Predicted 3D model of a 90-nucleotide RNA (SAM riboswitch aptamer (S box leader)) from Actinophytocola xinjiangensis. The coordinates come from a structure-prediction model, not an experiment, and the mean pLDDT is 84.

RNA sequence: UAUCCAUCCCGAGCGGCCGAGAGACCUGGCUCACAGACGCCGCAGCAACCACUCGCCGAGAGCAGGUGCUACCGCCAGGAACGAUGGAGG
Repeated sequence: UAUCCAUCCCGAGCGGCCGAGAGACCUGGCUCACAGACGCCGCAGCAACCACUCGCCGAGAGCAGGUGCUACCGCCAGGAACGAUGGAGG
């Protein structure tokens, strides 16, 4: 990272720092937010994919190593060659 495949229901927070917007983009809503949101760091947790283990080399289960994730159904609706994550490949 143009591409391919799968998933986006459920699940999971505390502390420190920062200081005004944030929820990918556009439109219309709605929600969060100076009683400090969002973001960053630390620790903790969750368990989607890969890895490892068990299993009838099935279904599934365990585990938490690699990524990822930890407000609201990807917040809702519409639009788009839409977005995010994992694995594969170049």
Taxonomically the source falls in Actinophytocola (Bacteria, Actinomycetota, Actinomycetes, Pseudonocardiales). It matches the Rfam family "SAM riboswitch aptamer (S box leader)". Gene Ontology term of the family: regulation of gene expression. Rfam's curators write: The SAM riboswitch is found upstream of a number of genes which code for proteins involved in methionine or cysteine biosynthesis in Gram-positive bacteria.